[in-house]
RNA sequence: GGGCCGUUAGUACAGUGGUAAUAUACACCCUUCGCAUGGGUGAGACAUCGGUUCGAUUCCGAUACGGUCCA
Numbered sequence: 001g002g003g004c005c006g007u008u009a010g011u012a013c014a015g016u017g018g019u020a021a022u023a024u025a026c027a028c029c030c031u032u033c034g035c036a037u038g039g040g041u042g043a044g045a046c047a048u049c050g051g052u053u054c055g056a057u058u059c060c061g062a063u064a065c066g067g068u069c070c071a
Stems, first nucleotide, its partner, number of pairs: 001070007010024003018054001026042005047063005
């Protein structure tokens, strides 16, 4: 320098055009004499910019970061 892949909640991940799911962590409540466990409720996320579309996490392009291969 070039090819390919990836970027979603604190963490790990699902989601192939219309509402972003799950686990764990976190806060509160119930349960206990207390703690733990268990149960319930809640807050919390689509890397950035642009394009296509009635509508984009999703499709396209660029950029940034990371991984991998080639040179």
The prediction has a mean pLDDT of 85. Predicted 3D model of a 71-nucleotide RNA (transfer RNA) from Candidatus Woesebacteria bacterium GWB1_37_5. Taxonomically the source falls in Candidatus Woeseibacteriota (Bacteria, Bacteria candidate phyla). Its Rfam family is "tRNA". The family's RNA type in Rfam is transfer RNA.